[in-house]
RNA sequence: AAAAUGGAGAGUUUGAUCCUGGCUCAGGAUGAACGCUGGCGGCGUGCUUAACACAUGCAAGUCGAACGAGAUCUUCGGAUCGAGUGGCGGACGGGUGAGUAACACGUGGGAAUCUGCCCUCAGGAGGGGGAUAACGGCCGGAAACGGCCGCUAAUACCCCAUAUGCCGCAAGGUGAAAUGAAUUUCGCCUGAGGAUGAGCCCGCGUCUGAUUAGCUAGUUGGUGGGGUAAUGGCCUACCAAGGCUACGAUCAGUAGCUGGUCUGAGAGGAUGAUCAGCCACACUGGGACUGAGACACGGCCCAGACUCCUACGGGAGGCAGCAGUGGGGAAUUUUCCGCAAUGGGCGAAAGCCUGACGGAGCAACGCCGCGUGGGUGAUGAAGGCCCGUGGGUCGUAAAGCCCUUUUGUCAGGGACGAAACCUGACGGUACCUGACGAAUAAGCAUCGGCUAACUCCGUGCCAGCAGCCGCGGUAAUACGGAGGAUGCAAGCGUUAUCCGGAAUUAUUGGGCGUAAAGCGUACGUAGGCGGCCAGCCAAGUCUGGGGUCAAAGCCCGCAGCCUAACUGCGGAAAGGCCCUGGAAACUGGUUGGCUAGAGUGCGGUAGGGGCAAGGGGAAUUCCCGGUGUAGCGGUGAAAUGUGGAGAUAUCGGGAAGAACACCAGCGGCGAAAGCGCCUUGCUGGACCGCAACUGACGCUGAGGUACGAAAGCCAGGGGAGCAAAUGGGAUUAGAUACCCCAGUAGUCCUGGCCGUAAACGAUGGACACUAGGUGUUGCGCGUAUCGACCCGUGCAGUGCCGUAGCUAACGCGUUAAGUGUCCCGCCUGGGGAGUACGCACGCAAGUGUGAAACUCAAAGGAAUUGACGGGGGCCCGCACAAGCGGUGGAGCAUGUGGUUUAAUUCGAUGCAACGCGAAGAACCUUACCAGGGCUUGACAUGUCGCGAAUCUCGCGGAAACGUGGGAGUGCCUUCGGGAACGCGAACACAGGUGCUGCAUGGCUGUCGUCAGCUCGUGUCGUGAGAUGUUGGGUUAAGUCCCGCAACGAGCGCAACCCUCGUCGUCAGUUGCCAUCAUUCAGUUGGGCACUCUGGCGAGACUGCCGGUGACAAACCGGAGGAAGGUGGGGAUGACGUCAAGUCAGCAUGGCUCUUACGUCCUGGGCUACACACGUGCUACAAUGGUUCGGAUAAAGGGUCGCAAUCUCGCGAGGGGGAGCCAAUCCCAUAAACCGAAUCUCAGUUCGGAUUGCAGGCUGCAACUCGCCUGCAUGAAGUCGGAAUCGCUAGUAAUCGCAGGUCAGCAUACUGCGGUGAAUACGUUCCCGGGCCUUGUACACACCGCCCGUCACACCAUGGAAGCUGGUCAUGCCCGAAGUCGGUAUUCUAACCGCAAGGAGGGAGCCGCCGAAGGCGGGGCCGGUGACUGGGGUGAAGUCGUAACAAGGUAGCCGUACCGGAAGGUGCGGCUGGAUCACCUCCUUU
Repeated sequence: AAAAUGGAGAGUUUGAUCCUGGCUCAGGAUGAACGCUGGCGGCGUGCUUAACACAUGCAAGUCGAACGAGAUCUUCGGAUCGAGUGGCGGACGGGUGAGUAACACGUGGGAAUCUGCCCUCAGGAGGGGGAUAACGGCCGGAAACGGCCGCUAAUACCCCAUAUGCCGCAAGGUGAAAUGAAUUUCGCCUGAGGAUGAGCCCGCGUCUGAUUAGCUAGUUGGUGGGGUAAUGGCCUACCAAGGCUACGAUCAGUAGCUGGUCUGAGAGGAUGAUCAGCCACACUGGGACUGAGACACGGCCCAGACUCCUACGGGAGGCAGCAGUGGGGAAUUUUCCGCAAUGGGCGAAAGCCUGACGGAGCAACGCCGCGUGGGUGAUGAAGGCCCGUGGGUCGUAAAGCCCUUUUGUCAGGGACGAAACCUGACGGUACCUGACGAAUAAGCAUCGGCUAACUCCGUGCCAGCAGCCGCGGUAAUACGGAGGAUGCAAGCGUUAUCCGGAAUUAUUGGGCGUAAAGCGUACGUAGGCGGCCAGCCAAGUCUGGGGUCAAAGCCCGCAGCCUAACUGCGGAAAGGCCCUGGAAACUGGUUGGCUAGAGUGCGGUAGGGGCAAGGGGAAUUCCCGGUGUAGCGGUGAAAUGUGGAGAUAUCGGGAAGAACACCAGCGGCGAAAGCGCCUUGCUGGACCGCAACUGACGCUGAGGUACGAAAGCCAGGGGAGCAAAUGGGAUUAGAUACCCCAGUAGUCCUGGCCGUAAACGAUGGACACUAGGUGUUGCGCGUAUCGACCCGUGCAGUGCCGUAGCUAACGCGUUAAGUGUCCCGCCUGGGGAGUACGCACGCAAGUGUGAAACUCAAAGGAAUUGACGGGGGCCCGCACAAGCGGUGGAGCAUGUGGUUUAAUUCGAUGCAACGCGAAGAACCUUACCAGGGCUUGACAUGUCGCGAAUCUCGCGGAAACGUGGGAGUGCCUUCGGGAACGCGAACACAGGUGCUGCAUGGCUGUCGUCAGCUCGUGUCGUGAGAUGUUGGGUUAAGUCCCGCAACGAGCGCAACCCUCGUCGUCAGUUGCCAUCAUUCAGUUGGGCACUCUGGCGAGACUGCCGGUGACAAACCGGAGGAAGGUGGGGAUGACGUCAAGUCAGCAUGGCUCUUACGUCCUGGGCUACACACGUGCUACAAUGGUUCGGAUAAAGGGUCGCAAUCUCGCGAGGGGGAGCCAAUCCCAUAAACCGAAUCUCAGUUCGGAUUGCAGGCUGCAACUCGCCUGCAUGAAGUCGGAAUCGCUAGUAAUCGCAGGUCAGCAUACUGCGGUGAAUACGUUCCCGGGCCUUGUACACACCGCCCGUCACACCAUGGAAGCUGGUCAUGCCCGAAGUCGGUAUUCUAACCGCAAGGAGGGAGCCGCCGAAGGCGGGGCCGGUGACUGGGGUGAAGUCGUAACAAGGUAGCCGUACCGGAAGGUGCGGCUGGAUCACCUCCUUU
């Protein structure tokens, strides 16, 4: 000089967002413990649990210079030892924290005290006496120990004298000593003072609970007395009746307090080991003695528990001292060395004692320091791991080479600590020197995010992990292992606990409309807060000075150990308390005044404000009478009910009770609850105006008091209508409901209870301030007017919109949820639970107050995007409707399910699987089954060897295959050989229609050819997001136009492409034929006009006209045109959805099989058959069947083929074969249709299944299992239940033809043409879809979510007859030790006395008190408990469907009743109800 220095967040609720809110993590700390590991040193620390019990040793003795006896030695001088008497010390030092919520502690004061040893000052010490232990003798006892007799000393004890002292007003009284030794020194006595230590009193501070609200008899005070060192109810007698408490008494629980320590930016929070101060305790409880000091840790007495000894009679003991033992526990050390240092006791001293202390030992328990090597070293070695097979990484890491020696080992030297001499436990230690040799020395945790660090293998919701979120169900960076990496390092992790983060109790520094949170409302006590102007005081406040808050610690500086930790020295320290001086603005107190707050008065005004009495009409029901006749009533439809005994309807009369239409209004009044016909009486409040009066009289309000809807309760009335419960009828799977018919409490009145509601504006009260606009109620003023309006304006109320601002947003916004002040109430995650227990209130129902265990990681608010709604609006679609024809019934075909089977291979499963993969299973296909074979393989590549390949004939065999014979010698060549092919060998490998479509690519289906899906920039919003894309029109269309905080753009739509429809042009064979010629024939010549073919073009664009519309887009109508508003059809499928389909089409990751899950072969199966379903074919007939004759297509296919003419066969077909690689030839007669004939309504001349026989074709082969033909047979079926499908025009319907697949095999599929309709009013309904909007508790998105009973398992908890324990007071009994008091029973050295005796003392006895103990009833807190109540959590249980959408009866709150359950119903209330309409207000024009 400085002492200034200091603040980070993250994960987790959602599809996403913002907010609220809890949970969790990252940091620091520890007397720690546990796991793995462990080289050294320094400095610290080490029973937090059983204040549990303790073996053994030690921890307090010393003095012979106080005393007598004794013993040993002796140089005979003396020295040493030592029991006993005596003195001092054993009240310190050391331990522990049980108790204690208290003057115990902290801090600051105070007066009524004592204080050994020590210091200072003053004075004194004269004279005498009697005992006693030791010792000796006797005796008792096991022991511990004791008794009697006798001797003796003192600094032990006693008396006298003297004394400054003390007491007393005084007189007067009382009151000391010790000597030893050779002098001094040391010691003794008295007094005064000091220092130190101790006792006492007071202010303030010091944990939790009110589910502890009243406590107190010595209690509070006084007087007398006692007692103490001293004050005092400290004790006692008497008197008085006080004392404490909401500012928390009493009670209960917990706890030693502090300096400090840990944490924190701080304020705070937590804590009270080690060190230091104080207190308390010493086996448990009580007691005193001695003493300066104790009610005494290592003293005494008594009681109790426990342990030990015992001869059973009796004794001994107290580690919460140091070590140590057992026990408890997750857990805490040596039965060490030394008094050398520091300190203590005694002593004159030497010295003795000292488990205080100094040291060492054990323990990584902590802090600090050091080391485990340094340099160089790339073939980037080997090896491990990974791999895309190229490589990467461990990794300069290792090895190798060159160094060093801290540490280590050995050897030598060797301290300081010692302030005169002497004396060192530590210690042969620290340290120094030398030698040796990289030698002796690295682990632990983690690697999904938070959080630094990633791969492989194993496992397969298993094993396991986990702090939170969460990982694991076959590709796990999350489990286990490995490699690698990261972090820290002689440690590293885990667990426990505290603070922090947490502004998550908010003083600093939070909130309460909807997230948790405003008491239902008012009045008011205490308390808190309070207008303007002056004076005074100085309590708060500010300021100067003083005292104190021990040391240590923290902080700063300096210094000592090599550094640091550690230690020493100095400084500083916010702030607290006390004393004292000053200031006076503010708060406070006090005094005086003021009128703006508040109140009074006077004059007006409005009103469903309250209470009571009286009155009124409409309606309803009932009763009576009349008219009148068959129904009425009720519902979605019905029924119960009612009615020929006359209802309903209607008219007249009467009775009763309850409620008051219209006016009526986001209008009025009231504190709220609430208040509505009229009149009267009584009564509360508000508003406006005036400014006469009071003069701060005010605001709020814990407790308290009053009022307080509906339901409910008690008593008495009343009872028309309505209506819980209840009965009946319906509905329904059921219907304890919704609907209907009845109906009792109740609803009404009087009196008394209850005290709760979504008692809501979900918004406490008061005051002030902060833009406006526009309605409405009441009063006043101005202008105006004759007056009332209108208009302007002030105050008070009540609505809407809105600025600033606020808010998480929604929203609020002078009636604040804005800005401030004051006071009150309330909140602190969800559930458990407004429950339990306790208490208070209540007749009861219940209300008020109000937890915990346990459990979850959320529960919530607002807003967003979707999805959904038995919400709304608009629109579309063969969606419905209008039609036509089908399916569902029959037979058959085909596919599927199921069943069967050795196998009936596999896949596809709502729409969007089921004549689907399969454009065609007899073998093959073929994947399935049985059997027989092969094992480098049926197939690919590489190596080696042999052989051309290939063809052919045998044998065995079902074949595959096995085995044998013969023919055959090719191509290229640089002459070595090579290529293709076949066979053989060994190894790499092949192969798999095995699994996973939930690991994938590709492809496909579907919503849907629906009109949508997005982006850039800008703007709005904290944000998710919105806007654009919404709106008004229009369209098939997000098509186009207009408007608009949007402006543009992309993928979709449309168009561009193909085809059909018209025309033109070019071309003219195989096509065509008008004209010319010719033929049986476009057959030929000729021609290319026409048809046709196929190239190129044209054409259609709302272009034109009229109307409508907004002068738009567009729509309607018309003209022209082959075609008109997308001309018909096709191709074309946005972003995406369905873990949609496919590993069996292909491809492919992973897994799996490898003499088999591969591969070859034969046979079988995929074709099964009680059934069920889908898709079709053919029919049921006369719009038809059959027979005969006749007309007219398009599009295709054809050489492993189509096949004509001819010929045989009834036919399928056979023989033979022209032509055709195709506008040429062939398949190939199209059929429905037309004409004629017949059948005549029937199981038929309908229908053709089934079956028999005989044939044909394909094929190696038609048995299982093909197709076709002929003859024969002739089934069901007479138009199809519930239900359901397709189609809007060249469509449906109907008719045939062709093609692909294919050796053969379509009723299927894909195409082609022929004939050719009906209907559409329309959008209410069903289905699907689009847009906008609304609600939502859904987001796996309604196939969603979700409630309660019941059943099972587990967990914690309440009640409970009791049982049992702890604790706290209390009443009574007994009463140890002991103090105090009494007492003459007994004993008695000093003094008095001549003596007797006395004084005094001891013992004994008595009394009070009194611990433990006993008995009794209580308070509080536990444990347990048959049984019982609810609660929570669990796997996929059972019953229903309550809530979320209008949740299908809107929901919810309070209350009552009822019901298996959610729940239902009644009464009153709320909107936190959708939808439609109306009203009011507002905004824009």

Predicted 3D model of a 1485-nucleotide RNA (small-subunit ribosomal RNA) from Gloeobacter violaceus PCC 7421. The RNAcentral record of the sequence draws on Greengenes.